[in-house]
Molecule: Bacterial large signal recognition particle RNA
Organism: Thermoleophilaceae bacterium
RNA sequence: CCGUGCUAGGCGGGGAAUUAGCGGUGCCCUGCACUCGCAAGCCGCUCUAGCGAGGCCGAAUCCCCGCUUUCGGGGUGGGGCCUCUGGGGCCAGUACGCCGUUUGAAGGUGCUGAUCCUCCGGUCCCGCGCGGUGGUCGCUUGCGAACCAGGUCAGAUCCGGGAGGAAGCAGCCUUAAGCGAUACCGACCAUGCGCCGCGGGGAAGCCGGAGGGGAAUCGUCAGGCGGCGGGCACGCUCAGAGCCUCAUCACAACGGCGGGUGCACGG
Numbered sequence: 001c002c003g004u005g006c007u008a009g010g011c012g013g014g015g016a017a018u019u020a021g022c023g024g025u026g027c028c029c030u031g032c033a034c035u036c037g038c039a040a041g042c043c044g045c046u047c048u049a050g051c052g053a054g055g056c057c058g059a060a061u062c063c064c065c066g067c068u069u070u071c072g073g074g075g076u077g078g079g080g081c082c083u084c085u086g087g088g089g090c091c092a093g094u095a096c097g098c099c100g101u102u103u104g105a106a107g108g109u110g111c112u113g114a115u116c117c118u119c120c121g122g123u124c125c126c127g128c129g130c131g132g133u134g135g136u137c138g139c140u141u142g143c144g145a146a147c148c149a150g151g152u153c154a155g156a157u158c159c160g161g162g163a164g165g166a167a168g169c170a171g172c173c174u175u176a177a178g179c180g181a182u183a184c185c186g187a188c189c190a191u192g193c194g195c196c197g198c199g200g201g202g203a204a205g206c207c208g209g210a211g212g213g214g215a216a217u218c219g220u221c222a223g224g225c226g227g228c229g230g231g232c233a234c235g236c237u238c239a240g241a242g243c244c245u246c247a248u249c250a251c252a253a254c255g256g257c258g259g260g261u262g263c264a265c266g267g
Stems, first nucleotide, its partner, number of pairs: 001267006009057003012030004020046005034054005063260006072251001074249007082242007091235001093234002096229010107218003116212008124201006130194002132191007140181004149174004157166003
């Protein structure tokens, strides 16, 4: 140096999470690198850190170590008028509401005298009255008593010698109690009826009248300015989260470079 047979070892790795820690199942990133069984409020181990069973490769392009490039996820810090959530009106902000002022537009009223000022009224409230309405009663009128209402009393009855007289049923008439009627008139009671009257009251508004006065005045819409107000719709602010970006830290697949590493036999 070559050949043969073995052994160590290898037959994916990594990140986060979980775990006392390690590995696995699960998730994620890489990428192609055996099979079966177990496994998440789990499965199996203990710094030698999956367990059990089987298979292949086998001292090197394949194993180990170091350096390096770098996909990827993670920690920390800074930034972002990017997005979301919550709070804030003790935010001179926008928008909104109200008020004032000013500009403009179209209009209403006004010398047939407006807006405005003064006075007097009405509307409104209270009291009284009047009327209406409803009810009751009276007046008027009709009916209305077998007998215990009246008048007249047929017949009949009684008293008297007689002339005459008496009581009195029915009937008729008139009435009492009572039952009805219509309007007028009158009385009483009541009243969410009144272009009514008298008196009293009365903040503002509206309507009317009289007087004064002498030219503008009134509202609507839009804009500007100012003031007040409420409020988290927008902006702002505070806090948190997501995403993006920068820096840094540790880890880090695939890749690259360098180094290291058995045994036996034979030639």